[in-house]
Two RNAs folded together computationally: RNase P RNA and transfer RNA, 446 nucleotides in total.
RNA sequence: CAAGGCGGACGGGCGACCGCCGGGCUUCGGCUCGGAGGAAAGUCCGGGCUCCAUAGGGCAGGGCGCUGGGUAACACCCAGUCGGGGCGACCCGAAGGAAAGUGCCACAGAAAUGACACCGCCGUCGCGAGGAUCUCCGGAGCUUCGCGGAGGUAAGGGUGAAAUGGUGGGGUAAGAGCCCACCGGCGGCCGGGCGACCGGCCGGCCAGGUAAACCCCGCCCGGAGCAAGACCAAAUAGGAGGGCGUUGAAGCGGCUCGCCGAGCCCUCGGGUAGCGGUCGCUGGAGGCGUCGGGAAACCGGCGUCGCAGAUAGAUGGUCGCCGCCCGCGACAAGCGGGAACAGAACCCGGCUUACAGUCCGCCUUGACCC
RNA sequence: GGGCCGCUAGCUCAACCGGCAGAGCGCCGUGCUGAUAACGCGGAGGCACCUGGUUCGAGUCCAGGGCGGCCCACCA
Numbered sequence: 001c002a003a004g005g006c007g008g009a010c011g012g013g014c015g016a017c018c019g020c021c022g023g024g025c026u027u028c029g030g031c032u033c034g035g036a037g038g039a040a041a042g043u044c045c046g047g048g049c050u051c052c053a054u055a056g057g058g059c060a061g062g063g064c065g066c067u068g069g070g071u072a073a074c075a076c077c078c079a080g081u082c083g084g085g086g087c088g089a090c091c092c093g094a095a096g097g098a099a100a101g102u103g104c105c106a107c108a109g110a111a112a113u114g115a116c117a118c119c120g121c122c123g124u125c126g127c128g129a130g131g132a133u134c135u136c137c138g139g140a141g142c143u144u145c146g147c148g149g150a151g152g153u154a155a156g157g158g159u160g161a162a163a164u165g166g167u168g169g170g171g172u173a174a175g176a177g178c179c180c181a182c183c184g185g186c187g188g189c190c191g192g193g194c195g196a197c198c199g200g201c202c203g204g205c206c207a208g209g210u211a212a213a214c215c216c217c218g219c220c221c222g223g224a225g226c227a228a229g230a231c232c233a234a235a236u237a238g239g240a241g242g243g244c245g246u247u248g249a250a251g252c253g254g255c256u257c258g259c260c261g262a263g264c265c266c267u268c269g270g271g272u273a274g275c276g277g278u279c280g281c282u283g284g285a286g287g288c289g290u291c292g293g294g295a296a297a298c299c300g301g302c303g304u305c306g307c308a309g310a311u312a313g314a315u316g317g318u319c320g321c322c323g324c325c326c327g328c329g330a331c332a333a334g335c336g337g338g339a340a341c342a343g344a345a346c347c348c349g350g351c352u353u354a355c356a357g358u359c360c361g362c363c364u365u366g367a368c369c370c
Numbered sequence: 371g372g373g374c375c376g377c378u379a380g381c382u383c384a385a386c387c388g389g390c391a392g393a394g395c396g397c398c399g400u401g402c403u404g405a406u407a408a409c410g411c412g413g414a415g416g417c418a419c420c421u422g423g424u425u426c427g428a429g430u431c432c433a434g435g436g437c438g439g440c441c442c443a444c445c446a
Base pairs, nucleotide, nucleotide: 001366002365003364004363005362006361007360008359009358010357012322013321014320015319016318017317018316020035021034022033023032024031025030037341041352042351044350045349046348047347048346049225050224051223052222056257057256058255059254061221062220063219064218065217066080067079068078069077070076081095082093083092084091085090096216097215101214102213103210104209105208118157119156120153121152122151124149125148126147127146128145129144130143131142133140134139165183166182167181168180169179170178186203187202188201189200190199191198192197229279230278231277232276239268240267241266242265243264244263251259270445271444272443286305287304288303289302290301291300292299293298324338325337326336327335328334371442372441373440374439375438376437377436380395381394382393383392389426397413398412399411400410401409419435420434421433422432423431
């Protein structure tokens, strides 16, 4: 210098004027303080909170799934293991079980899982044809080929995503873990590690794939959601019809046990302050600094700060200067233009997705120079 | 704000448990008719909303995204 990898920070700044929302003060004129985000988003996970039994038992159902740790909890985070990718920095992984059982494996193919014999290969039996040899001319055994029968064989061909470990050698009639060496898988023993797992030795050769198919194993999960829920009060038809209910309604979303104990469901209507007011409503697993523990995530102690709470929904607009980018100009002066994704709605911890551009740190590979 | 569904031909919808994506209407050509409709015959038309993953194989299973739709005030 070029090409990359990882991590972090920012997301225009200052001032003036005019507004909007909230808190405090007020002599009611006003003054003062605060006012979007890293994702406020998707609503995909996990919790807090509220109500329903104090949230209960069983079944069903759902979720998660290498190991250890962190946490309120998680599908998140940290550290590691194994597998895959990259020359590398590094990145990715829904990563338990297929020797518990069941299902499925289209087409092709002989055969798709109690594996299988289509072609091929091999010996054997029978028949036929040929060849040379011997001969007592009747025949005899040998050999080659073809057809057929019953067999052996998974080396080779062919089909397929996948064909019962792979490569090489021995062996055999031909073959085959049949035997041997190495590799892979499995089992046992020993050693290391908390563990996932790793290393060594020995054994024999059996085990197709699929669990983001049913399932098995382990762990976890009650339901609804701030339109939860509580209070204030206004209006009318506190209505009508049907059904169920102390032989137990609803709560309890599927069933059942259990608890509770008098109402409930459907249809048609009506009212309203038809979008009412107050609380919930923002001080919380909070931010920052520092010290300590830990490899890290994180935890603990101390100090300090007060940091949006609207309800059709405030957080804006104009002007000036500076900064950034683009165009013209000459690279200057100057002129003109532009401003990513987006935007709180009970609150947190995560994940995922969107994002113009800027800055910082560490690392890798390559080239050149000293 | 919260909860729940759907996306397949031009339109409306199917396809059980993954195995060559179909039906009706519509469209095109043709026959019948003097001509049209109806009717008969023949045909075209799909990258299944998008992007990944699992699998030999995905409309179907899983994840993320996009678009569209439905329901939820109080008296009660």
It holds a member of the Rfam family "Bacterial RNase P class A". Rfam's curators write: Ribonuclease P (RNase P) is a ubiquitous endoribonuclease, found in archaea, bacteria and eukarya as well as chloroplasts and mitochondria.